TPP riboswitch aptamer (THI element) from a Pseudomonadota bacterium, 104 nucleotides, folded computationally. It matches the Rfam family "TPP riboswitch aptamer (THI element)". For this family Rfam cites "Thiamine-regulated gene expression of Aspergillus oryzae thiA requires splicing of the intron containing a riboswitch-like domain in the 5'-UTR" (Kubodera et al., FEBS Lett, 2003). NCBI's taxonomy places the organism under Bacteria, Pseudomonadati, Pseudomonadota. The coordinates come from a structure-prediction model, not an experiment, and the mean pLDDT is 75.
RNA sequence: GGCUUGAAGCGGGGGUGCCGCAGGCGAAGGAUCGCGCCGGCUGAGACAUACCCUUGGAACCUGAUCCGGUUCGCACCGGUGUAGGGAGCUUCGCCGCACGACCG
Numbered sequence: 001g002g003c004u005u006g007a008a009g010c011g012g013g014g015g016u017g018c019c020g021c022a023g024g025c026g027a028a029g030g031a032u033c034g035c036g037c038c039g040g041c042u043g044a045g046a047c048a049u050a051c052c053c054u055u056g057g058a059a060c061c062u063g064a065u066c067c068g069g070u071u072c073g074c075a076c077c078g079g080u081g082u083a084g085g086g087a088g089c090u091u092c093g094c095c096g097c098a099c100g101a102c103c104g
Base pairs, nucleotide, nucleotide: 001095002094003093006092007091008090009089010088011054012053013052014051016048017041018040019039020038024035025034026033027032060085061084062083066079067078068077069076
């Protein structure tokens, strides 16, 4: 000086959507509507001391109540996207180079 085509420690960042709904609560004169217990779907994760991501950074956010396909809807696929942002340090280990000492 280099390496995460090695390890550990500590720290940090992030998301939580969609569908249905007896009873319940709220609104309404009422039909009904909303919320929500609960059930279901996708997913790593749908509120878990869990999960994912941490600069080699599509974890996640913005544009975006975006565009096309698709779905009851979310999800999913493609685009936007070589876009703009986004959370990291320390110690050990390994490798290389230089210099010095000692031995031959």